[in-house]
Notes
RNAcentral holds the sequence, with entries from MGnify. c-di-GMP-I riboswitch aptamer from a soil metagenome, 75 nucleotides, folded computationally. Rfam family: c-di-GMP-I riboswitch aptamer. Rfam links the family to the GO term cyclic-di-GMP binding. The coordinates come from a structure-prediction model, not an experiment, and the mean pLDDT is 80.
RNA sequence: GAUAAGGGCAAAACCAGAGAGAUCUGGUGACGCAAAACCACGGGUCCUCACAGUCAGGAUAGCCGGGUUGCCGAA
Repeated sequence: GAUAAGGGCAAAACCAGAGAGAUCUGGUGACGCAAAACCACGGGUCCUCACAGUCAGGAUAGCCGGGUUGCCGAA
């Protein structure tokens, strides 16, 4: 941060699989993305069989903030 070039990721939906669930993985598929790469640190949202009794554990980085790393680049 450009209506540039080369590459990258991949929402919804559908199919298959994992999980108790949120959700995740693979395939098809592109709504979008310059950090839509990584980290659950703060907040939010969602789930919870068991344990516990308002705590604890889990999910989400494509909800926001923060941290780490990082491609290309005209005027």